[in-house]
């Protein structure tokens, strides 16, 4: 140095060009219980790795950089 995969709330992932970006877990709060755990109910949290372009619109397509894995070469 060369390919391909990833990259989204605290953590695992979803979502593959049009609504307010959702889903489990974890977190607050209530309820229940003598009490704890479990269970139910609400609920907080995220400029979608950064920066540019395409687009009437981009988490999404396209470029470069940035970080991770993998493989391959030196």
């Nucleotide at each position: 140095g060369g390919g391909c995969c990833c990259g989204u709330g605290g953590c695992g992932c979803a979502g593959c060009g049009g609504u307010u970006a959702g889903c489990g877990c974890a977190g607050g709060g209530a309820a229940c219980u003598c009490a704890u755990a479990a269970u139910u109910c609400c609920u907080u949290g995220g400029u979608c790795g950064u920066a540019g372009g395409u687009u009437c619109g981009a988490a999404u397509c396209c470029u470069a950089c940035c970080g991770g894995g993998c493989c391959c070469a030196c």
Molecule: transfer RNA
Organism: Chloroflexi bacterium OLB14